SAM riboswitch aptamer (S box leader), 110 nucleotides, folded computationally.
It was read from a public genome assembly, where an Rfam model found it.
Its Rfam family is "SAM riboswitch aptamer (S box leader)". Gene Ontology term of the family: regulation of gene expression. Rfam's curators write: The SAM riboswitch is found upstream of a number of genes which code for proteins involved in methionine or cysteine biosynthesis in Gram-positive bacteria.
Its mean pLDDT, the model's own confidence on a scale to 100, is 80.

């Protein structure tokens, strides 16, 4: 790197360093940012892997949280392709739900 699953509106700082950016990639949007971003550190959230107990084919549930990931601004910031609802006298187009697709994580094949 490919590939299968699971999740992806829930929760997490008034700390210390730096010091000009930043929200994945591409357009459009919206935003956050010297009242200090990014990034590192502490710290913290969470419970994927992992432990215990139940059950015991499996799975689900309860608890933990030493250890291996991750995560700590807004739905994964929204939008982009398609469907259906509602408006629009049709059409353009809005505005709401919904699937896809793209991405991020995690845990497994190759």
């Nucleotide at each position: 790197a490919c590939c299968u699953u699971a999740u992806c509106a829930a929760g997490a700082g008034u700390g210390a360093c730096u010091g000009a950016g930043g929200g994945a990639a591409u357009a459009g949007g919206c935003c956050c940012u010297a009242u200090g971003a990014c990034g590192u550190c502490c710290g913290g959230c969470a419970a994927c892997c992992u432990u215990a107990c139940c059950a015991g084919u499996a799975g689900a549930g309860u608890a933990a949280a030493c250890g291996g990931u991750g995560c700590u601004a807004a739905a994964u910031c929204c939008u982009a392709c398609g469907g259906a609802a509602u408006g629009g006298u049709u059409c353009a187009c809005a505005u709401u739900c919904u699937g896809a697709g793209a991405g991020a994580u995690a845990a497994g094949u190759u």